[in-house]
Context: one part of a larger RNA
Molecule: large-subunit ribosomal RNA, domain V
Organism: Candidatus Parcubacteria bacterium
RNA sequence: CCUGCGGCUAGACGGAAAGACCCCGGGAGGUUUACUGCAGGCUCUUAUUGGAUUAUUAGUUAAGAUGCGUAGCGUAGUGGGGAGGCGUUGAAGUCUCGCUUUCGGGCGAGAUGGAGCCGACAAUGAAACACCCAUCUUCUUGACUGAUAAUUCUAACCUCUGCCCCAGGGCGGGGAGACAGUGAGAGUCAGGCAGUUUAAGUGGGGCGCUUUUCUCCUAAAAAGUAACGGAGAAGUUUAAAGGUCGGCUAAGAACGGAUGGAAAUCGUUCUUGUCCUGCAAAGGGAAAUGCCGGCUUUACUGCAAGACGGACAUGUCGCGCAGUUGCGAAAGCAGAACUUAGUGAACCGACUCUGGUUAGCAGAACCGGAGAAGAUAAUCGGCUAAAAGUUACCCCGGGGAUAACAGGCUAGUAGAGCCCGAGAGUCCAUAUCGACGGCUCUGUUCGGCACCUCGAUGUCGGCUCAUCACAUCCUGGGGGUGGAGAAGCUCCCAAGGGUUUGACUGUUCGUCAAUUAAAGUGAUACGUGAGCUGGGUUCAGUACGUCGUGAGACAGUACGGACCCUAUCUACCGCAGG
Numbered sequence: 001c002c003u004g005c006g007g008c009u010a011g012a013c014g015g016a017a018a019g020a021c022c023c024c025g026g027g028a029g030g031u032u033u034a035c036u037g038c039a040g041g042c043u044c045u046u047a048u049u050g051g052a053u054u055a056u057u058a059g060u061u062a063a064g065a066u067g068c069g070u071a072g073c074g075u076a077g078u079g080g081g082g083a084g085g086c087g088u089u090g091a092a093g094u095c096u097c098g099c100u101u102u103c104g105g106g107c108g109a110g111a112u113g114g115a116g117c118c119g120a121c122a123a124u125g126a127a128a129c130a131c132c133c134a135u136c137u138u139c140u141u142g143a144c145u146g147a148u149a150a151u152u153c154u155a156a157c158c159u160c161u162g163c164c165c166c167a168g169g170g171c172g173g174g175g176a177g178a179c180a181g182u183g184a185g186a187g188u189c190a191g192g193c194a195g196u197u198u199a200a201g202u203g204g205g206g207c208g209c210u211u212u213u214c215u216c217c218u219a220a221a222a223a224g225u226a227a228c229g230g231a232g233a234a235g236u237u238u239a240a241a242g243g244u245c246g247g248c249u250a251a252g253a254a255c256g257g258a259u260g261g262a263a264a265u266c267g268u269u270c271u272u273g274u275c276c277u278g279c280a281a282a283g284g285g286a287a288a289u290g291c292c293g294g295c296u297u298u299a300c301u302g303c304a305a306g307a308c309g310g311a312c313a314u315g316u317c318g319c320g321c322a323g324u325u326g327c328g329a330a331a332g333c334a335g336a337a338c339u340u341a342g343u344g345a346a347c348c349g350a351c352u353c354u355g356g357u358u359a360g361c362a363g364a365a366c367c368g369g370a371g372a373a374g375a376u377a378a379u380c381g382g383c384u385a386a387a388a389g390u391u392a393c394c395c396c397g398g399g400g401a402u403a404a405c406a407g408g409c410u411a412g413u414a415g416a417g418c419c420c421g422a423g424a425g426u427c428c429a430u431a432u433c434g435a436c437g438g439c440u441c442u443g444u445u446c447g448g449c450a451c452c453u454c455g456a457u458g459u460c461g462g463c464u465c466a467u468c469a470c471a472u473c474c475u476g477g478g479g480g481u482g483g484a485g486a487a488g489c490u491c492c493c494a495a496g497g498g499u500u501u502g503a504c505u506g507u508u509c510g511u512c513a514a515u516u517a518a519a520g521u522g523a524u525a526c527g528u529g530a531g532c533u534g535g536g537u538u539c540a541g542u543a544c545g546u547c548g549u550g551a552g553a554c555a556g557u558a559c560g561g562a563c564c565c566u567a568u569c570u571a572c573c574g575c576a577g578g
Stems, first nucleotide, its partner, number of pairs: 001578007010570003014565002022399006028391002031388001034196005040189009050153016067136001077135005084118003093112008158175007199211003208228001212234006235380001236278001237337002242296007250274001251271006276285002279342001281340003300323004306317003312381001325334003348374001351371006406453001407451001408449003412446001414442006423433002460535001461533003465527001466524005473498003476493006500514005541559004545554003
């Protein structure tokens, strides 16, 4: 060196399982005051479904009553006829009772009484309840037809039961009863059940924030240009703040000047735009685009050459023509506003005007054209007319396009060193400590990034076994000392060897106890689970606190909870042969 055998498990990002965590897409199971439905419940109407009584109420009808401004014998409803009417078949008057009342009276019944009572005449807009006819208001009584409510009946319907009888019916008895039950229609409740929805961006996701439009910067002197880059605004307003004609000049400072002051109003000078422009910013604007006044409605209708801008669709400017107006002496100007924000495509139904037509006629319905209104459709190029949550019971398809571990890059943070040396150190910066600052290093902290790995790189701590670095804890050698000695402090060299046992806690750490020469700091996938453990974290069960209507949730807590692999290769430890 080769070959084999026996071991061991550090590596082959070993094997197994298209990662269960996370994200994206899809699904499913729970939930609910998500949305929309469906069972089901309740209520009402109606059919099956009939009779009667009472009460209330509506209408019709019959009889009877009822009707008060003032003047007036007086309680005059309205209109017509009318000169008489009623009375021994009992008038006036008196008494009793009832009804009504505006408290004065009116009406009726009975008793008594025994012959009269009322009208035409005056007053009144209207003349007799003297008498007759019709009619109105209000009330009483009766009848009829309805409605509502209650009660009741029995014959529908329902139910228990006797007899006859083969089933099925027949003849009976009892209960309940027009209810119940059933059919139809309507309203209401309705996670009992069902189908679904529950946005995207995002230096992982969630929470937060944003989503359309305008102005500036970023933007690299044409235009355009991103980010969860830096700043702000809009979701209107104005009948004048529009048009036109004419006129005018603000603001600040200095100086001067009664009350009068930092600022009121007055005068002079200077600055040229600082003022003002309805509102953000930018760009503009001086005989104006600012301010004041006069007259007004062009904040018009029909068009439109030509351009800007632009993926498209939107968007922007506009010569000129016709019509009709306003202002101006006129030339002319005017199709809103100094400009750039002040917003919403289609569909849909409703509205105004208008046209068509279809089937017997008319009406209606329907359809078209023009106009204008209805969207925080604000996720603002707008998904549906209509929509929230939860999953640790979860599932599927994917992703290292994207998080948690480890590695990598970086080094803000962390750790370490050096420079300067204010100061502390009695004096004295540098024995020792060292502010304010500066320059480096390390890759042990917390981070940032998201580069390998999601068809799997097992995660804290312990046990076992370790290997390395030196920024050395001990032992060794030295320099300085604010080193008398001893004990120290600090720096330099040095990695050979060493670097404890317990109590508590899952702990690393830490506190405590007792030792020690010392009880080092780190790296090794925070070394080591195909070596062990499984106490913690991090599945399914359960409970508490808190949150949530709830399903459920919680770097809150508590009890419980499966750790697979027979070693092919490399490495290593032995043995044997060539």